[in-house]
RNA sequence: GGGCGCGUAGCUCAGAGGGAGAGCGCUACGUUGACAUCGUAGAGGUCGCUGGUUCAAAUCCAGCCGUGCUCACCA
Repeated sequence: GGGCGCGUAGCUCAGAGGGAGAGCGCUACGUUGACAUCGUAGAGGUCGCUGGUUCAAAUCCAGCCGUGCUCACCA
C1' cells in the first nucleotide's frame, strides 16, 4: 500500500430508513443489626468525524480517522 470486517451508555453488545435499547456496572430508596442477595426508581449517548441522498439517517452513499484479520512490498 491492497482486500475484508468493526467503531452505538463506564464494559460487553443488539438495533440496518420514522421510538436510541438490553445485560452487567453506577446512584438513591426499600429489605438487614450490618454486608450480600432481592425489589423499586433513576442518572448516564455529538450512534467515530465531515459531507451527500431523503420529507426524514445510528441505519443508505462518498471521503477521512481509529482498530482487527489477511495479502503484498521492504529487510
Predicted 3D model of a 75-nucleotide RNA (transfer RNA) from Candidatus Endolissoclinum faulkneri L5. Rfam family: tRNA. The coordinates come from a structure-prediction model, not an experiment, and the mean pLDDT is 84. The source organism's lineage runs through Bacteria, Pseudomonadati, Pseudomonadota, Candidatus Endolissoclinum and Candidatus Endolissoclinum faulkneri.